Source information:
The RNA shown here (Bacterial RNase P class A) has 395 nucleotides and comes from a Terriglobales bacterium. The gene name in the source record is rnpB.

RNA sequence: CAGCUGGACCGGACGGUCGCUCCCGCAAGGGAGAGGAAAGUCCGAACUCCGCAGAGCAGUGUGCCGGAUAACGUCCGGGACGGCGAGUUCAAGCUCGUUGGACGGAAAGUGCCACAGAAAACAAACCGCCUCGGCAACGGGGUAAGGGUGAAAAGGUGCGGUAAGAGCGCACCGCCGCGGCAGUUAAUGACGCGGGCAGGGCAAACCCCACACGGAGCAAGACCAAAUAGGAAGGAAGCGCGGCUUGAUUCUUUUGAACCAGGCUGCGCACGUACCGGCUCGGCGCGUUAAACCUUCGGGUAGGUCGCUAGAGGCGCGCAGCAAUGCGCGUCCCAGAGGAAUGGACGUCCCGCCCGCAAGGCGGACAGAAUUCGGCUUACAGGUCCGGCUGCCAC
Numbered sequence: 001c002a003g004c005u006g007g008a009c010c011g012g013a014c015g016g017u018c019g020c021u022c023c024c025g026c027a028a029g030g031g032a033g034a035g036g037a038a039a040g041u042c043c044g045a046a047c048u049c050c051g052c053a054g055a056g057c058a059g060u061g062u063g064c065c066g067g068a069u070a071a072c073g074u075c076c077g078g079g080a081c082g083g084c085g086a087g088u089u090c091a092a093g094c095u096c097g098u099u100g101g102a103c104g105g106a107a108a109g110u111g112c113c114a115c116a117g118a119a120a121a122c123a124a125a126c127c128g129c130c131u132c133g134g135c136a137a138c139g140g141g142g143u144a145a146g147g148g149u150g151a152a153a154a155g156g157u158g159c160g161g162u163a164a165g166a167g168c169g170c171a172c173c174g175c176c177g178c179g180g181c182a183g184u185u186a187a188u189g190a191c192g193c194g195g196g197c198a199g200g201g202c203a204a205a206c207c208c209c210a211c212a213c214g215g216a217g218c219a220a221g222a223c224c225a226a227a228u229a230g231g232a233a234g235g236a237a238g239c240g241c242g243g244c245u246u247g248a249u250u251c252u253u254u255u256g257a258a259c260c261a262g263g264c265u266g267c268g269c270a271c272g273u274a275c276c277g278g279c280u281c282g283g284c285g286c287g288u289u290a291a292a293c294c295u296u297c298g299g300g301u302a303g304g305u306c307g308c309u310a311g312a313g314g315c316g317c318g319c320a321g322c323a324a325u326g327c328g329c330g331u332c333c334c335a336g337a338g339g340a341a342u343g344g345a346c347g348u349c350c351c352g353c354c355c356g357c358a359a360g361g362c363g364g365a366c367a368g369a370a371u372u373c374g375g376c377u378u379a380c381a382g383g384u385c386c387g388g389c390u391g392c393c394a395c
Base pairs, nucleotide, nucleotide: 001391002390003389004388005387006386007385008384009383010382012349013348014347015346017344018343020033021032022031023030024029035366039377040376042375043374044373045372046371047217048216049215050214059213060212061211062210063209064078065077066076067075068074079103081100082099083098084097085096086095087094088093104208105207109206110205111202112201113200126147127146128143129142130141131140132139133138155173156172157171158170159169160168174197175195176194177193178192179191181189182188221306222305223304224303231297232296233295234294235293238269239268240267241266242265243264244263245262246261247260249258250257251256270288271287272286273285275283276282277281313332314331315330316329317328318327319326320325350364351363352362353361354360
């Protein structure tokens, strides 16, 4: 210098001008005003309301170990495994670096393993190899070393061994069991001894094991509170003269009469009210012990106020810790709208492209608060800084 790759950060600046939202102010005027993701609404919480005897089943989620945290499926550290790179070994393998993630259980049971392939799991012989029969074609037997198929083929590599082969034998690696050691009484690791090796893969298939789990969400929820309709309670004035009828009482020899109470009803006056009319009034209808009128109360709606932005808060320094993070001190106040402000145009500059240079032109991403935090995921022009690996060049 180039390529690949990991992490952190910035993500246009300034000025006047015309507007918008909020705050302060009597006013003039002054001050504040989007993001790293405000996004997806996928996790976890705060807060609010509702629900809740206990236990079990079902359902959902999580899942190596330790730590951090208000909490988490997040983060940090460690481990095992897989990928990539380098070194090393005859080879398998081992070591180092880096990176990835739902990383408990596949010797409890059930199920599945497409296509291809002889065979996909109580195993299996297509080609090949060996052997026997046969002149040959071919057939019988042995064989999982080689080829071929496949995402995956029955422990792997090497040496021996064999008719050819094979844990058949040996060494190493892997696996199983036991032991003590290291490690945080951890995940796990390395070592020693024993065993030729039984048990293919899939649990983001059912399932098993362990643990956790009420629901709804700021349109949560709280307060104030019209008009209209409906609900409840209370208030208002009835009086006079008759008719019919029921019952009691009194009088009368009887027919009957008188009087009291109740029901229905007519007329007049009074009061209230709906409607009509050219409206201080008149007409007509209804009501007068309550349906209409008046007063009061209560629920809910519109509307308004709160919730509502000082917080698991930002910045700086110090201490503890490998780190996540915690603690202490100092300092700062930083949008709170509600059909929803945060914008437009101009000038100067910055960056990139066109361009030999200049001038000039074009472009500057993704996106945009809505109760508030902690995460994850996704989008993002251009730029800055710090690493890792490889290659080349120069000293």

RNAcentral holds the sequence, with entries from ENA. Its Rfam family is "Bacterial RNase P class A". The family's RNA type in Rfam is ribozyme. About the family: Ribonuclease P (RNase P) is a ubiquitous endoribonuclease, found in archaea, bacteria and eukarya as well as chloroplasts and mitochondria.